[in-house]
RNA sequence: UGUACGAAAAGGCAAAAUCGUUGAAAAGCGAUGACGCAAAGCUAAGGGGCUAACGUUUUAAACUAACUACGCUCGCCAGCUACCGAU
Numbered sequence: 001u002g003u004a005c006g007a008a009a010a011g012g013c014a015a016a017a018u019c020g021u022u023g024a025a026a027a028g029c030g031a032u033g034a035c036g037c038a039a040a041g042c043u044a045a046g047g048g049g050c051u052a053a054c055g056u057u058u059u060a061a062a063c064u065a066a067c068u069a070c071g072c073u074c075g076c077c078a079g080c081u082a083c084c085g086a087u
Base pairs, nucleotide, nucleotide: 004087005085006084012037013036017032018031019030020029021028022027035075041080042079043078046077047076048073049072050071055067056066057065
C1' cells in the first nucleotide's frame, strides 16, 4: 500500500409510530423518536418490488376492471466509492 475480515476506538445513519407538509397514489420532506445498520454513503435507462394520475382496452355512454412509469423504493439485490485496524 492492496485485499479479505469486523474485535476495539472515534464517530455516523435512523425503522416503526406521532405531528406538520407535498403528492392522484406509491412515497418524499421536516420535527420527535430508535427498530436496526460495517457501507442503512452515492447511483433509479442493470434487475426486482410498489403506485397507476395521464394514456390505452372494454362499455351505447358511464362506472368498474385490466394493461401501462423517463413516478416511487438504494433500510430488496446489484454497481461505484469509503473511516478505523485486533486478525
The RNA shown here (c-di-GMP-I riboswitch aptamer) has 87 nucleotides and comes from Sutcliffiella cohnii.
Lineage of the source: Bacteria > Bacillati > Bacillota > Bacilli > Sutcliffiella.
The RNAcentral record of the sequence draws on Rfam.
Its Rfam family is "c-di-GMP-I riboswitch aptamer". Its family is annotated with cyclic-di-GMP binding in the Gene Ontology.
The model forms 95% of the base pairs in the Rfam consensus.